[in-house]
Molecule: transfer RNA
Organism: Planctomycetota bacterium
RNA sequence: GCCGCGUUAGCUCAGCGGUAAAGCGCGGCUUUCGUAAAGCCGAAGUCCAGGGUUCAAAUCCCUGAGGCGGCU
Numbered sequence: 001g002c003c004g005c006g007u008u009a010g011c012u013c014a015g016c017g018g019u020a021a022a023g024c025g026c027g028g029c030u031u032u033c034g035u036a037a038a039g040c041c042g043a044a045g046u047c048c049a050g051g052g053u054u055c056a057a058a059u060c061c062c063u064g065a066g067g068c069g070g071c072u
Stems, first nucleotide, its partner, number of pairs: 001071005007065001010024003018055001026042005048064005
């Protein structure tokens, strides 16, 4: 220098045009003499940034940032 793949909750990640889901973690409750485990409920996300397309964008397009990998 060229090519490819990610960037979504504290962490790991799903989602592939119609107001974002799960596991772990966190808080509360139930259960127990108490703890752990288990069950139930809940909080938490400017979807990397800026533009464009569209009635509507996390999702499609462009540019940039940063990460990972490959080639030279």